[in-house]
RNA sequence: GCGCCGGUAGUUCAGUGGUAGAAUUCAAGAUUUCCAUUCUUGAGGCAGGGGUUCGAUUCCCCUCCGGCGCA
Numbered sequence: 001g002c003g004c005c006g007g008u009a010g011u012u013c014a015g016u017g018g019u020a021g022a023a024u025u026c027a028a029g030a031u032u033u034c035c036a037u038u039c040u041u042g043a044g045g046c047a048g049g050g051g052u053u054c055g056a057u058u059c060c061c062c063u064c065c066g067g068c069g070c071a
Base pairs, nucleotide, nucleotide: 001070002069003068004067005066006065007064010024011023012022013021018054025043026042027041028040029039030038047063048062049061050060051059
């Protein structure tokens, strides 16, 4: 330099055009003598920019970051 894969919540992962979910974490409450466990409620996210579209996490282009292969 070229090609391929990936980047979504603090963490690990779903989500292939129509309100972004789970587990865990965190906060409050219930339970308990206290802690832990358990239960309920809530908080928290699409790497950045541009394009297509009525509508983009999803499709296209560029950039950034990580991994693998080739040279």
About this RNA:
Model confidence (mean pLDDT): 84 of 100. Transfer RNA from Diploschistes diacapsis, 71 nucleotides, folded computationally. Rfam family: tRNA. By type it is a transfer RNA. NCBI's taxonomy places the organism under Eukaryota, saccharomyceta, Pezizomycotina, Graphidaceae, Diploschistes.